[in-house]
Molecule: SAM riboswitch aptamer (S box leader)
Organism: Chloroflexota bacterium
RNA sequence: CUCUUAUCCAGAGAAGCAGAGGGAACGGCCCGAUGAAGCUUCAGCAACCUGCGCAGCAAUAAAAUGCAAACAAGGUGCUAACUCCGACAGAACUACUGGAAGAUGAGAG
Repeated sequence: CUCUUAUCCAGAGAAGCAGAGGGAACGGCCCGAUGAAGCUUCAGCAACCUGCGCAGCAAUAAAAUGCAAACAAGGUGCUAACUCCGACAGAACUACUGGAAGAUGAGAG
């Protein structure tokens, strides 16, 4: 980078360095010198994968064993706004639903 698949209306920020951008891209609308991006440290959220599992369920004569709530040690991820909103389709302004694109995890190439 490509493919498959699951999720995306919840949740969670301080300090130091730095110094003008940032929210993917386009249009909006926002955030930003009361300090953007980036880097570092610490903290937190979450529960996708690993782990653990003496709740519970299944299994068995009893076990082994399988599933697994809880937990959060390890691997990621995340910590403004619903993925910030729209864009394409559904007769469609708004709303809603679906899709596209994107993000993240797991697996494969």